Context: one part of a larger RNA
RNA sequence: GCCUACGAGUUACUCCUCACUAACAAGUUUAAGGUGUUCAGCACCGAAUGCGUAGCGAAAGCAAGUCUGAAUAGGGCGAAAGUUAGUGGGGGUAGACGCGAAACCUGGUGAUCUAUCCAUGGGCAGGAUGAAGCUUCGAUAGUAUCGAAGUGGAGGUCCGAACCCGUUCAUGUUGAAAAAUGUUGGGAUGACCUGUGGAUAGGGGUGAAAGGCUAAUCAAACCAGGAGAUAGCUCGUACUCCCCGAAAUGCAUUUAGGUGCAGCGUCGCGAAGAGUAUAAUGGAGGUAGAGCUACCGAUAGGGCUAGGGGGCUUCACCGCCUACCAACCCCUGACGAACUCCGAAUGCCAUUAUAUUGCAGCGGCAGUGAGGGCAUGGGUGCUAAGGUCCGUGUCCAAGAGGGGAACAACCCAGACCAUCAGCUAAGGUCCCCAAGUAUAUACUAAGUUGGUUAAACGAGGUGAGAAUGCAAUGACAGCUAGGAUGUUGGCUUGGAAGCAGCCAUUCAUUUAAAGAGUGCGUAACAGCUCACUAGUCGAGCGUUCUUGCGCGGAAAAUACUCGGGCAUCAAGUAUAUCACCGAAGCUAUGGAUUGACAAUUUAUUGUCAGUGGUAGGGGAGCAUUACAACAGCGAUGAAGGUACCCUGUGAGGGGUAUUGGAGCGGUUGUAAAAGCAAAUGUAGGC
Numbered sequence: 001g002c003c004u005a006c007g008a009g010u011u012a013c014u015c016c017u018c019a020c021u022a023a024c025a026a027g028u029u030u031a032a033g034g035u036g037u038u039c040a041g042c043a044c045c046g047a048a049u050g051c052g053u054a055g056c057g058a059a060a061g062c063a064a065g066u067c068u069g070a071a072u073a074g075g076g077c078g079a080a081a082g083u084u085a086g087u088g089g090g091g092g093u094a095g096a097c098g099c100g101a102a103a104c105c106u107g108g109u110g111a112u113c114u115a116u117c118c119a120u121g122g123g124c125a126g127g128a129u130g131a132a133g134c135u136u137c138g139a140u141a142g143u144a145u146c147g148a149a150g151u152g153g154a155g156g157u158c159c160g161a162a163c164c165c166g167u168u169c170a171u172g173u174u175g176a177a178a179a180a181u182g183u184u185g186g187g188a189u190g191a192c193c194u195g196u197g198g199a200u201a202g203g204g205g206u207g208a209a210a211g212g213c214u215a216a217u218c219a220a221a222c223c224a225g226g227a228g229a230u231a232g233c234u235c236g237u238a239c240u241c242c243c244c245g246a247a248a249u250g251c252a253u254u255u256a257g258g259u260g261c262a263g264c265g266u267c268g269c270g271a272a273g274a275g276u277a278u279a280a281u282g283g284a285g286g287u288a289g290a291g292c293u294a295c296c297g298a299u300a301g302g303g304c305u306a307g308g309g310g311g312c313u314u315c316a317c318c319g320c321c322u323a324c325c326a327a328c329c330c331c332u333g334a335c336g337a338a339c340u341c342c343g344a345a346u347g348c349c350a351u352u353a354u355a356u357u358g359c360a361g362c363g364g365c366a367g368u369g370a371g372g373g374c375a376u377g378g379g380u381g382c383u384a385a386g387g388u389c390c391g392u393g394u395c396c397a398a399g400a401g402g403g404g405a406a407c408a409a410c411c412c413a414g415a416c417c418a419u420c421a422g423c424u425a426a427g428g429u430c431c432c433c434a435a436g437u438a439u440a441u442a443c444u445a446a447g448u449u450g451g452u453u454a455a456a457c458g459a460g461g462u463g464a465g466a467a468u469g470c471a472a473u474g475a476c477a478g479c480u481a482g483g484a485u486g487u488u489g490g491c492u493u494g495g496a497a498g499c500a501g502c503c504a505u506u507c508a509u510u511u512a513a514a515g516a517g518u519g520c521g522u523a524a525c526a527g528c529u530c531a532c533u534a535g536u537c538g539a540g541c542g543u544u545c546u547u548g549c550g551c552g553g554a555a556a557a558u559a560c561u562c563g564g565g566c567a568u569c570a571a572g573u574a575u576a577u578c579a580c581c582g583a584a585g586c587u588a589u590g591g592a593u594u595g596a597c598a599a600u601u602u603a604u605u606g607u608c609a610g611u612g613g614u615a616g617g618g619g620a621g622c623a624u625u626a627c628a629a630c631a632g633c634g635a636u637g638a639a640g641g642u643a644c645c646c647u648g649u650g651a652g653g654g655g656u657a658u659u660g661g662a663g664c665g666g667u668u669g670u671a672a673a674a675g676c677a678a679a680u681g682u683a684g685g686c
Stems, first nucleotide, its partner, number of pairs: 001686006011094003015091010027051002033045005055062002065077004097236002100233001104226006115200009124190001126159003129155001133151007163187003169182003202218001204214003239621006249262005263368002265365005273359001274357010289342001290340002296336002300332004305326001307325002309322004371396010401412003416591004421587003427581003430565003436578001438577006449567002457552002461549010478536005484509003489503003515530001519528002592611009622675001624672007632664002640659008
C1' cells in the first nucleotide's frame, strides 16, 4: 500500500416544546392495587392524582375583567379547546456522535539499574624518584650550627600493565549492540577500584550540583483506581433520487478561529396586503461641479496708501526719500474633507397607472458570524502593494461550458437527459487548429508589429493637412567672375590696418554689386571666405505649425522565441464591407421530473413556467438483520462463489450456465448492534 472483518447522533426519563396520527371532549386521564382469563399477554374494575375549564393585583380583594390612577382618561397583563397515547423534529439531565491530551487526586510497588551512606571482605605486574629520622666523617673553641657520604623508604610523587574511566577520529546509524567496535587518550597507594549484606521512596529520596540519578521511564518514577477527567481544539462520521438554497454582516461578549440576539436559508400555517421594475406627479436634501468684494481660512502680481523699518535733514518740532515689511480698499489671477452666494445627475420618501412574483406575519429546524477578486466613489499608504479600511455593483466562494497559449473570480454564457441536426455569442478564419492566403483604400521597413512593458529628451525616417515667403521680369543649389575707393574711420595700444577692446549721424564715393564688414587667419599686415552683384543653368525652392506610422533613448539573473511554425502590396496597422467557423447559450426531435392551472376516464391527459449548487432545510425511496401474520421454494439441488445477459433515473432487482451441498425467499407490518474510502482508525492476511 491493497484485500477482508470491525468502526461514530444511541439509550433512559409520568422532563420541556413543536408537528403529524388516533380516541374522547368542557372535559380528559388513570397510578398503585384488585378481579377474571386462553396467564412473559389481555379484558374489566379502581378518580387517589395530574393537566385543562379565569384572570388581574404585593395584598386585602374584585372578576371577563383586573392593576395603576382623582378619573367613567390612557396604559400593563388578560378574555377564541383541551386531555391522554403513539411516532417523528429539536431542547434539558445524564460520558450523550466517535477517537485523542498534557495533567490532577487516592491507594499501593520499587535502591537486583543508579545516587549517597553503613557493616564486613578482596584487588593494585614492573620500573623511577629518594622526604624525615638514624650512623659515620668533615668544618668549628664547641656537645651549637652547617656540610658530605652512607643507611632509610615518605608521597591525593613520576613512567606503565591488570583494573577503573571515556579525550580524539573512523566505523556503525532497518547496528553484531535501544550507546557498541577499532584507534587514540586519562587515572592507576588513592577524595582509588571492587564482592557480599544492609539503609534512605515520589513534592519524597540521593546529589564534589549536570535538574543529574531514583530498574532502557524523571522540571516530579511506576502500577491500579477516581475515569468514558476536561478538550470553545484537530481529525473522522458509512445507501439513492427529487425540491429549495445561504453566510463570512450589525450589536454585545475576560471577546476576537468561541458564543448570544438580529440579518440571510428552509419547511408548515396563512390572509390580504406587500415587494420589484417602468412611466408620470409631488417632496426632503447640500454631494459632484462651480464660486468666493457671499462668509471663514489660505493666497501670486500690480496699484493706492494707514502703520512699521531704513536713509537724509534739524538745537528741536516739522519735513523729504524709499527697487524694504505691510492692514483696509481697487485691478488681474487663483485654492479648501472639517468654506458656501449657488448647485446637479443618481439615489431616497410618497401617490397613481401598467407589468410582474418562492414576498408580509406566526411557528418548527438550521447553517453562517476567517471571506476573496474585479469595476467604481473615498480614507490610509508613496494617487506603492495580489496592501489595508468603508460605500455601491458584480462574480468566485457554492458555477460546469466557449474564449483569453496555460490561468477561482477578465470577456461570452448559467449544465434535467439523449441525438453522427441547425443558428449564433465572446473570440476567430496561412499551418499546428474549425472557418477568408476575402474584398476596397491607405500607412509602416522598424520583424516595428503579430494583445504583456516603457518616459523625459533627441533626429533633413516617412505619409497627410494648414499657413506663409521667393520664383520664366529666371527662384533654390552648384559653377564662372566681381566683392572696390576716402581709409590703416576715430580712440586705445608696443602693435590694432573690416575681424583684442571702446566710440558712432557704421558716413560718404564709384558702382551691376560690395558691411567702416559673417567667419578662418597674422605679432601687426598679408592671405582665404561670407553678405551683396552679374553671368551660366531652367522649375520649383524655403520657413512655421498640426497630425498618422516608425527610429534612438532600451541593462537581469536555467534556455532563443509573438503559444509555436513563421509572416513584409502581411498572416502587421487604420477605416469600411461581405461570408464563414465557433459554447452544455438559442432552436429542432424524443424522453424524465417539479410547481401552477385546466379537463376528464380519479389516475391520467393537456397548457404554461421551471429542474448548476457548498453549509443547510424539506420530500420520496433502495438495501441489511430479526420478529409477527399470510402464502411459498428446496438433494429433480437452498444460501454463498464465478461468468454473462435482461431491467429500473438511482440505491437496486431479475434470469441463464457453472460451482456449491442444506437451508431460503415473497407480500404486509413491526423493531434495529441497519449501509464505510478516508479517523498518522483497530485486527488479520498478502